[in-house]
SAM riboswitch aptamer (S box leader) from a Flavobacteriales bacterium, 108 nucleotides, folded computationally. Lineage of the source: Bacteria > Pseudomonadati > Bacteroidota > Flavobacteriia > Flavobacteriales. Of the family's consensus pairs, 97% are formed in the model.
RNA sequence: AACUUAUUAAGAAAGGUGGAGGGAUAUGGCCCUAUGAUACCUUGGCAACCACCUUCGCUUGCGUUGGCAGGUGCUAAAUCCAACUCUGCUCGCAGGGUGAAAUAAGUA
Numbered sequence: 001a002a003c004u005u006a007u008u009a010a011g012a013a014a015g016g017u018g019g020a021g022g023g024a025u026a027u028g029g030c031c032c033u034a035u036g037a038u039a040c041c042u043u044g045g046c047a048a049c050c051a052c053c054u055u056c057g058c059u060u061g062c063g064u065u066g067g068c069a070g071g072u073g074c075u076a077a078a079u080c081c082a083a084c085u086c087u088g089c090u091c092g093c094a095g096g097g098u099g100a101a102a103u104a105a106g107u108a
Base pairs, nucleotide, nucleotide: 002107003106004105005104006103007102008101013043014042015041016040017039021032022031023030027082028081029080044075045074046073049071050070052067053066056063057062058061079100083098084097085096086095087094088093089092
């Protein structure tokens, strides 16, 4: 890299390095950026997927309740928005599904 399952409108910033583009990819929109972005480092924070402890239920290894913060992750904007398809209507908006992506856990 591949496959499976789950989640993705909530949440959470300061300092330092550095000096040009960046927001995954292509295109378009929109936005961030020399009042220094993106990235990296330090410290803090957010959340609770896994682990651990725990309540309850039963099919006894699964579901569930609460806790904790050890392993990850995250810390501008809905995963920034979109593509395809279906539905609704006030006809350019809303909602569902599929695809792509990210993260976690697992498989081989």